[in-house]
RNA sequence: GACCCUGUGGCUCAGUUGGUAGAGCAUGGUGUUGAAAACACCAGGGUUGUGGGUUCGAUUCCCACGGGGGUCA
Numbered sequence: 001g002a003c004c005c006u007g008u009g010g011c012u013c014a015g016u017u018g019g020u021a022g023a024g025c026a027u028g029g030u031g032u033u034g035a036a037a038a039c040a041c042c043a044g045g046g047u048u049g050u051g052g053g054u055u056c057g058a059u060u061c062c063c064a065c066g067g068g069g070g071u072c073a
Base pairs, nucleotide, nucleotide: 001072002071003070004069005068006067010025011024012023013022019056027043028042029041030040031039049065050064051063052062053061
C1' cells in the first nucleotide's frame, strides 16, 4: 500500500427479503435465611463506531473517515 472480516446495554452475543432493538451474565430492589450463598420475582441501563446519502421509514442498503483482527506485497 491492496484486499477481507468485525463493530449492537458494563461484559459475551442475537437481531434479513428495511417497519423505530433483545437474551445470558453482571448491577440495584424485594422475597427467602439467624446471616450469607443459591433460588424466585421486579427494575434500571442502548442517540446500534462517526459523518453524510437513498427512503415515508435505516442496526439492516450505498459512500467517506477512523478503531480492532487477518491475508498478501